Large-subunit ribosomal RNA, domain I from Alkalibacillus haloalkaliphilus C5, 554 nucleotides, folded computationally.
The source organism's lineage runs through Bacteria, Bacillota, Caryophanales, Bacillaceae and Alkalibacillus haloalkaliphilus.
Context: one part of a larger RNA
RNA sequence: GGCGCACGGUGGAUGCCUUGGCACUAGGAGUCGAUGAAGGACGGGACAAACACCGAUAUGCUUCGGCGAGCUGUAAGUAAGCUACGACCCGGAGAUUUCCGAAUGGGGAAACCCACUGUCCGUAAUGGGGCAGUAUUCAACACUGAAUUCAUAGGUGUUGAAAGACAACUCGGGGAACUGAAACAUCUCAGUACCCGAAGGAAGAGAAAGCAAACGCGAUUUCCUGAGUAGUGGCGAACGAAACGGAAUUAGCCCAAACCAAGGCGCAUGCGUCUUGGGGUUGUAGGACACUCCAUAUGGAGUUACCAAGAAAGUGAGUAGGCGAAGUGAUCUGGAAAGGUCAGCCAAAGAAGGUAACAGCCCUGUAGCUGAAACUCACUUUCCUCCGGAGUGGAUCCUGAGUACGGCGGAACACGUGUAAUUCCGUCGGAAUCUGGGAGGACCAUCUCCCAAGGCUAAAUACUCCCUAGUGACCGAUAGUGAACCAGUACCGUGAGGGAAAGGUGAAAAGCACCCCGGAAGGGGAGUGAAAUAGAACCUGAAACCGUGUGCCU
Repeated sequence: GGCGCACGGUGGAUGCCUUGGCACUAGGAGUCGAUGAAGGACGGGACAAACACCGAUAUGCUUCGGCGAGCUGUAAGUAAGCUACGACCCGGAGAUUUCCGAAUGGGGAAACCCACUGUCCGUAAUGGGGCAGUAUUCAACACUGAAUUCAUAGGUGUUGAAAGACAACUCGGGGAACUGAAACAUCUCAGUACCCGAAGGAAGAGAAAGCAAACGCGAUUUCCUGAGUAGUGGCGAACGAAACGGAAUUAGCCCAAACCAAGGCGCAUGCGUCUUGGGGUUGUAGGACACUCCAUAUGGAGUUACCAAGAAAGUGAGUAGGCGAAGUGAUCUGGAAAGGUCAGCCAAAGAAGGUAACAGCCCUGUAGCUGAAACUCACUUUCCUCCGGAGUGGAUCCUGAGUACGGCGGAACACGUGUAAUUCCGUCGGAAUCUGGGAGGACCAUCUCCCAAGGCUAAAUACUCCCUAGUGACCGAUAGUGAACCAGUACCGUGAGGGAAAGGUGAAAAGCACCCCGGAAGGGGAGUGAAAUAGAACCUGAAACCGUGUGCCU
């Protein structure tokens, strides 16, 4: 030195575990904000750095309920206290809530600086201090008020609103490229990503100028199907319906106008216009108008539209809780019994977790039953509130105009200009008025269906930052969230931004009194413990790597 054997060191794999995650289900909730939010800064404890909690009333205050013996958070210590006159803790409702932040008195390098007005305190006086108000825009109202007589612009004040945050879902305004087409330009990716705006618990759509073509249907939305069909397409790549049918859920309404009345304004003095109230709302045309009939107090409806403001009572639910069966059985092993054996009991409860190994009967619970002073929600009832309805006539009037539609240029429709209907935008033109108008995929005729150019509308649908309960042929610390641990931390970067590692003593600290070596670290005894090769660098403790002893070979 090599090969073995034995025993160690180092190291932290593996096994076991789970405080944390992940994906869902059911129900709830779906906002917060100038009454100052979200998010922070700085403070508050006897000792107090951090987290958590709170705000100069600061580890808390008041009150109403619950609970019932301990309590002063994590946090194990000491001190000092509180508590049956009910503390601590849990829940409802309040109070307080520094400074920054939309930040809003002005400024500003956020958490700071400096004001004005009113009022109060204080000073001999100045200085100083407390409280309240003072941003902008818009709307309404009032008072003022130029050039310029009236007026208007402007100014001032009061009242109200807005702003900002927010995970996804929704609607709208803008809007790529990589990519695919095996290159690439129309096309595709895709109206996607992204940016902006607006809103709600959903949003959007919505009561036919519809779909259709039969015995027609009768708002919208969503799902299944139709169907990868009909179609579109350098007819390439690719894109891709609709009706019918079956389900979910169902709900319909209001204006404008004609006409009437009142009031205001204007003048061509009998017209025009404006406001308010009545009237009226459709396609089998309807309404105004004229006439006729029935009703006016019974009927109907009701807070989501249709018209609208509430009150009380009751019931149920939520936000704390309470009761809650059955073995302190014997014996064996063991450090420990919940394990084995023997022999019992409960069960509307044998879900689960804990307890020194595996517990229906030890503890917390579970099934079941039960509970609210206060606040919130839903439903019901009562009070209350709101509301006239038909017919005939066909003379006159009304029925949404720079609209419909057309040319040109674009866009959306599954549909790339195509035979291109339909919808929207720009631009130039520009109707009809019920003997009217639109559509049925160029266009025309016939036929059929419908009534645009005003508006509102629940449910079925989408989503989950959040709350409660639960589930898993999901993970188990290089996994699962980036984060099981004081993590969006440490650290990196001028910045936008990037972004970790890091879990486990033991049943219980019983965390090694005391002695010895040593300056200490560390170790040897002793003791605790079932175990200390469980001693905090702490469960198990693989391999690489490094040793000690020993055997054989050289």